[in-house]
Small-subunit ribosomal RNA, 5' domain from an uncultured Actinomycetes bacterium, 507 nucleotides, folded computationally.
Context: one part of a larger RNA
């Protein structure tokens, strides 16, 4: 010299695009953050003569396994990268086949009736379904035997057939559609294994019994000490086992000619966690942040007999720090879930707010102007700096104020008309949170808008005054003890400049 998620002094005129708890994964009030779906079902309330419409508890779907957040853990197949699964599963998309018969039995909302201080229960009655059970049908799916092709990678793959055995489904409907079941095949996603590769430590040298392999069994979606019983004794290590410290990893970022070093905050990929331990449940998929159920801390209600909770979601709050922001508006784009839709959700997102925290841009005027005014330092008492600076003249209008006019971002979905190869296409109409915003034009007037470091050398930049080894300075060497360009003031000057300089970290 560069650089920062900084901070802290002094100072502060606007714009833009970024960017902000690095400390206490500390403990929280209150709001909001995952709901949808009447075109799945009977009911309930309201409106209506009636057809119909309206509301949404309840069973039922899908979804809540994403999206959003932390960096505790973890040195590990956890990440990167390159293979492999002949050891695998995979809802909703997409493409192709085929089906969509034909029964039962309950239960929830309802109604009666009880208990409780709250959460919340218990009994009887009765109802429905796309909600649950079996039946048929399937031979394209699963297992077993078996015949024939082919292929390789060691166990063996893959394709055609054959017998046995097993296995589905759900219908609504405005007749346009929307569903459902079994198989295939494809995208996309998961899961699993292995090469390689990336800390420090030997003031850790030996570790290891499911341990290392085999067998048989179970268990997954799948291979496998994963589990288990039974046999054998192995199995890693100085190319550093095992311990012990520290650590989320990488894309990347910073520095450097480079080779190297240092670093992982914003963005994106994975990973791991969700008040701390431990469980399963449930689904096509679970580390289940805003499910459950157990202990365990803490906090809150309580009629003492019992309950309720979990911000490392967005805000916000108190604590802790040197520090690090609103309890904003908005679904108008993007994108996600429900739905035929219409529409609903939706602290993702969009945007605003606040801080010069960073990068960038502009501004704080421009041209003339000497008798070189006043003032202030200085002086050898002539003079000399400041200094064209100022005044004064002529101007321009960048920002800032006031008024005026006014955006892109909107494309869709739907409605309507039309074209059509029936796949879709073309016109109209309708939809902005930012935001009366940027942006554009007018009008005021030089008018609102400069500071901070630093002058001994290194290192641009000098005098006078006060102080006297005092007060102080100082990033090395060092000044100060009576003429200090080194301390404090002022004059001038130097260096950057809406910053400046100081501290802390890394090249």
């Nucleotide at each position: 010299g560069g650089a920062c998620g900084a901070a802290c002094g002094c100072u502060g005129g606007c714009g833009g695009c970024g960017u902000g708890c690095u400390u206490a994964a500390c403990a929280c009030a209150u709001g909001c953050a995952a709901g949808u779906c009447a075109a799945g079902g009977g009911g309930g309330c309201c409106c209506g003569c009636a057809a119909g419409g309206g509301u949404a508890a309840c069973c039922g779907g899908c979804g809540a396994a994403c999206g959003g957040g932390u960096g505790c853990g973890u040195a590990a197949c956890a990440c990167g990268u390159g293979a492999g699964c002949a050891a695998u599963c995979u809802g909703c998309c997409u493409a192709g086949a085929u089906g969509u018969g034909g029964g039962g039995g309950a239960u929830a909302g309802c109604c009666g009736g009880c208990c409780c201080a709250a959460c919340g229960g218990c009994c009887g009655g009765g109802u429905a379904a796309u909600a649950c059970c079996g039946c048929a049908u399937a031979c394209g799916c699963u297992c077993a035997c078996u015949a024939c092709c082919u292929g390789g990678c060691a166990u063996c793959g893959g394709g055609u057939g054959g017998u046995g055995a097993g296995g589905a489904a759900a219908c609504u409907u405005u007749c346009g559609a929307g569903g459902c079941a079994u198989c295939u095949a494809g995208a996309g996603g998961a899961g699993c294994u292995c090469g390689c590769g990336g800390c420090c430590u030997a003031u850790c040298a030996g570790c290891u019994a499911g341990u290392u392999g085999g067998u048989g069994g179970g268990g997954u979606a799948a291979c496998g000490g994963c589990c288990u019983a039974c046999c054998a004794a192995g199995g890693c290590a100085g190319u550093g086992a095992c311990g012990g410290g520290u650590a989320g990893c990488u894309g990347g970022u910073c520095u450097g000619a480079g080779a190297g070093g240092a670093u992982g905050g914003c963005c994106a990929g994975c990973c791991a966690c969700a008040u701390u331990g431990g469980g399963a449940c449930u689904g096509a998929g679970a580390u289940a942040c805003g499910g459950c159920c157990c202990a365990g801390a803490c906090u809150c209600c309580u009629a003492c007999g019992g309950g309720a909770g979990g911000c490392a979601g967005c805000a916000g709050u108190g604590g802790g720090g040197a520090a690090u922001a609103u309890u904003g508006c908005g679904c108008a784009a993007u994108g996600g879930c429900c739905g035929u839709a219409a529409g609903g959700c939706u602290g993702a997102c969009g945007c605003a707010g606040c801080g010069a925290c960073g990068c960038c841009g502009c501004g704080u005027g421009g041209g003339g102007g000497a008798u070189g005014a006043a003032g202030c330092a200085u002086u050898u008492c002539g003079g000399u700096g400041u200094g064209u600076a100022a005044a004064c003249c002529c101007c321009u209008g960048u920002u800032g104020c006031u008024c005026g006019a006014g955006a892109c971002g909107a494309a869709c979905a739907a409605g309507c008309c039309u074209u059509u190869u029936c796949g879709a296409g073309g016109g109209c109409u309708c939809u902005g949170a930012c935001g009366g915003u940027a942006c554009c034009g007018a009008g005021u007037g030089a008018g609102g808008a400069a500071g901070c470091a630093c002058c001994g050398g290194c290192u641009a930049a000098c005098u006078c005054c006060g102080u006297g080894c005092c007060a102080g300075c100082a990033g090395c060497c060092g000044c100060g003890g009576u003429a200090a360009u080194a301390c404090g003031g002022a004059g001038g000057g130097u260096g950057c400049g809406a910053g400046c300089g100081u501290u802390g970290u890394c090249c």